[in-house]
Molecule: TPP riboswitch aptamer (THI element)
Organism: Alphaproteobacteria bacterium
RNA sequence: GAGUUAUCCGAGGGGUGCCCUGCGGGGCUGAGACGGCGCAAGCCGAACCCUUUGAACCUGAUCCGAUUCAUAUCGGCGGAGGGACGGAAAUGUCCGCAACC
Repeated sequence: GAGUUAUCCGAGGGGUGCCCUGCGGGGCUGAGACGGCGCAAGCCGAACCCUUUGAACCUGAUCCGAUUCAUAUCGGCGGAGGGACGGAAAUGUCCGCAACC
């Protein structure tokens, strides 16, 4: 000097499933399956993940094949269609120069 990936600040988006049960609870996967209120629908909050470089998450989908008690998992659908952004700083990073070894 460059740059804005990581970082920080603010804002926003998102899901909460499956199995067993004597209904108290237990087990599984996962970053996350939690808590409160409510007759219920749902609402609020927590943690977690994600924010266009976007597979967080939703739709197709009560989808198709393998596997599983089922979910999960693997492959397909498929980089298909949707999906939530602004700011700051200089330690690191990169480039140049100088000094020293």